[in-house]
RNA sequence: AAUCGAAAAGGCAAACCCGGGGCAACCCGGGGGCGCAAAGCUAUGGGUCCUCAGCGGACCGCCAGGCUGCCGAUG
Numbered sequence: 001a002a003u004c005g006a007a008a009a010g011g012c013a014a015a016c017c018c019g020g021g022g023c024a025a026c027c028c029g030g031g032g033g034c035g036c037a038a039a040g041c042u043a044u045g046g047g048u049c050c051u052c053a054g055c056g057g058a059c060c061g062c063c064a065g066g067c068u069g070c071c072g073a074u075g
Stems, first nucleotide, its partner, number of pairs: 002074004011036002016031006034061001040067003044064003047059004
């Protein structure tokens, strides 16, 4: 280089509750902690959802792809 995730340090944070934003999906802040070794970033392909519908929009904690990265183990 590459592969892996048992323990530890550190990290993220579902449901639900409170406050705020949005027609909505949903988003932001606080509490919370189900889980996560990329649950970091990215709407590129598929998918789901919202919008009466269209234009358009939401979700990367649905799957795949792309980019980047902490700790430890093997080596």
The prediction has a mean pLDDT of 82. This is a predicted structure of a 75-nucleotide RNA (c-di-GMP-I-GGC riboswitch aptamer) from an uncultured Desulfobacteraceae bacterium. It matches the Rfam family "c-di-GMP-I-GGC riboswitch aptamer". Its family is annotated with cyclic-di-GMP binding in the Gene Ontology.